Predicted 3D model of a 549-nucleotide part of an RNA (large-subunit ribosomal RNA, domain I) from a Deltaproteobacteria bacterium.
The RNAcentral record of the full RNA draws on ENA.
Its Rfam family is "Bacterial large subunit ribosomal RNA".
Lineage of the source: Bacteria > Pseudomonadati > Myxococcota > Myxococcia.
[in-house]
Context: one part of a larger RNA
RNA sequence: GGCUGACGGCGGAUGCCUAGGCGCAUAGAGGCGAUGAAGGACGUGACUAGCUGCGAUAAGCUUCGGGGAGGUGCUAAGUGACCUUUGAACCGGAGAUGUCCGAAUGGGGAAACCCGAGGCGGUUCGACCGCCCAUCUCACGCUGAAUACAUAGGCGUGUUGAGGCCAACCAGGUGAAGUGAAACAUCUCAGUAGCCUGAGGAAAGGAAAUCAAACGAGACUCUGCUAGUAGCGGCGAGCGAACGCGGAAGAGGGCAAACCGUUGGGAUUCGUCCCAACGGGGUUGUAGGACCCCAAUAUGGGAUCAUGAUCGAUAGCGGAAGGAUCUGGAAAGUUCCUCGACACAAGGUGAUAGGCCUGUACGCGAAAUCGAGAGUGACUCUAGGGAGUUCCUGAGUACCACAGGGCACGUGAAACCCGGUGGGAAUCUGGGAGGACCACCUUCCAACCCUAAGUACUCCUAUGCGACCGAUAGUGAACAAGUACCGUGAGGGAAAGGUGAAAAGCACCCCGGUUAGGGGAGUGAAAUAGUACCUGAAACCGUCAGCUU
Numbered sequence: 001g002g003c004u005g006a007c008g009g010c011g012g013a014u015g016c017c018u019a020g021g022c023g024c025a026u027a028g029a030g031g032c033g034a035u036g037a038a039g040g041a042c043g044u045g046a047c048u049a050g051c052u053g054c055g056a057u058a059a060g061c062u063u064c065g066g067g068g069a070g071g072u073g074c075u076a077a078g079u080g081a082c083c084u085u086u087g088a089a090c091c092g093g094a095g096a097u098g099u100c101c102g103a104a105u106g107g108g109g110a111a112a113c114c115c116g117a118g119g120c121g122g123u124u125c126g127a128c129c130g131c132c133c134a135u136c137u138c139a140c141g142c143u144g145a146a147u148a149c150a151u152a153g154g155c156g157u158g159u160u161g162a163g164g165c166c167a168a169c170c171a172g173g174u175g176a177a178g179u180g181a182a183a184c185a186u187c188u189c190a191g192u193a194g195c196c197u198g199a200g201g202a203a204a205g206g207a208a209a210u211c212a213a214a215c216g217a218g219a220c221u222c223u224g225c226u227a228g229u230a231g232c233g234g235c236g237a238g239c240g241a242a243c244g245c246g247g248a249a250g251a252g253g254g255c256a257a258a259c260c261g262u263u264g265g266g267a268u269u270c271g272u273c274c275c276a277a278c279g280g281g282g283u284u285g286u287a288g289g290a291c292c293c294c295a296a297u298a299u300g301g302g303a304u305c306a307u308g309a310u311c312g313a314u315a316g317c318g319g320a321a322g323g324a325u326c327u328g329g330a331a332a333g334u335u336c337c338u339c340g341a342c343a344c345a346a347g348g349u350g351a352u353a354g355g356c357c358u359g360u361a362c363g364c365g366a367a368a369u370c371g372a373g374a375g376u377g378a379c380u381c382u383a384g385g386g387a388g389u390u391c392c393u394g395a396g397u398a399c400c401a402c403a404g405g406g407c408a409c410g411u412g413a414a415a416c417c418c419g420g421u422g423g424g425a426a427u428c429u430g431g432g433a434g435g436a437c438c439a440c441c442u443u444c445c446a447a448c449c450c451u452a453a454g455u456a457c458u459c460c461u462a463u464g465c466g467a468c469c470g471a472u473a474g475u476g477a478a479c480a481a482g483u484a485c486c487g488u489g490a491g492g493g494a495a496a497g498g499u500g501a502a503a504a505g506c507a508c509c510c511c512g513g514u515u516a517g518g519g520g521a522g523u524g525a526a527a528u529a530g531u532a533c534c535u536g537a538a539a540c541c542g543u544c545a546g547c548u549u
Base pairs, nucleotide, nucleotide: 001548002547003546004545005544006543007542008541009540015534016498017497020469021468022466023465024464025463026462027461028460029458030457031165032164039101040100041099042055043054044053046079047078049075050074051073061095062094063093064092065091066090070083071082072081106115107114108113116133118132119131120130121129122128135162136161138158139157140156141155142154143153169200170198171197172196173195174194180187184234210217211216221248222247223246224245225244231239232238252450253449254448255394259280260279261278262277263276264275265274266273267272285428287393288392289391290390291388292386293385294384300381301380302379304378305377306376307375310372311371312370313369314368316364317363318362322337323336324335326333338355339354340344346358347357348356399423400422401421402420404418405417406416409435430445431444432443433442434441485492486491505533508520509519510518511517
């Protein structure tokens, strides 16, 4: 030096555990904000570093309920001082207070600061206290240029509204590239990502100028098929319907106009006419309505408001049934006898508990606030027949041309829908569509608006579940984590869980530097469980012994 064995050190794998995550289901909620949000800064405790709570009334104040013996949050004990059956702590409802920054809004600004040289009120007259003073918008009033009327503008008032934040879902505007095509340009990726605007609890869409096909259907939305079909396509890569059928849900309404009237203004040949606002009327395609005539006062409905039985949410309450024996540190384990069960879900308790604790099944409960809501009331909507063919029925619209976009459809025979530019109808004897176009036929009625449900999503609340993870996993984060730390900044971004049933966390003695560390003693079932603490693998480092060189 090597090998082997024993015993240690170092190390932190493995096993077990879970305080945290992940996913889903069902309900709820789907917003907060000038009554100052989200998010912060700084404070705030007897002593207080961080977290949490709170705001100069500062781990809190008032009140109404619950609760019922202890309490003054956590790491985290201690000392001190207090509160509390005259009901504290704690939980819930409603209030009060709520510094400074932040949309931030009196002005400024390098956020949490500075300055009002401004107004009003109070006043202890103070360098004090309180309130107000942003912009835009809307309404009303006053005023008022060029320029006479006027308008623009200015000023004032107002309990008009807005502004900012927020996970996804939604609509609109704008809109890539990597990529695929085995290169690449049309094409694809994709109207995706990104950016912007706006809204809601959903949004969008929506009551046929729709389809269909010679039969008929009857708003919209979502969905299973139709179907990877018909088609489109450097006919490449790829893209990709509809009709129709099945299901979810189910709901239809209001205007404009004709006509009648009121008010105001203007014109006037004083007959009336025009314009505006408002009220009535009216809303359709087997055309409807107005005008004129006849009949009639009924029926059914509502998505609006009020009230409101009742139900629910935000604290809670009741809630069955066990003893002994043995082992053990400890009984829930063993053995014996026994009981409950609308409760043998689950968790805890010194090992594995239906009967120890919290609970569970079941039953009950609200002073206050909120939600839903049967019923009732209010309000409101709603009807028929006939004649004439006089009037009305959405115009820079439909349509056309050019250049584009959207439609599964790339210009194609390219209909249909929508814009830019230019042109530009008809008026029911009218107009659109049926995939160029024409005829016949069929069908529908544009150029105004609203509309629940079925559908999408989950920052958030509650409950429950998991052939989900178990500390290199699961969130980045089980722990003072978006922390420490890095970066000028945008931004990046960790590591780090486990003594024991209970601290009973080693009094006292000894060595040592009044250390560190260790040896005794003591605690404990265990201390090779001693806080560098469960288990404690390997690498690696030793001590002793044997063998060997």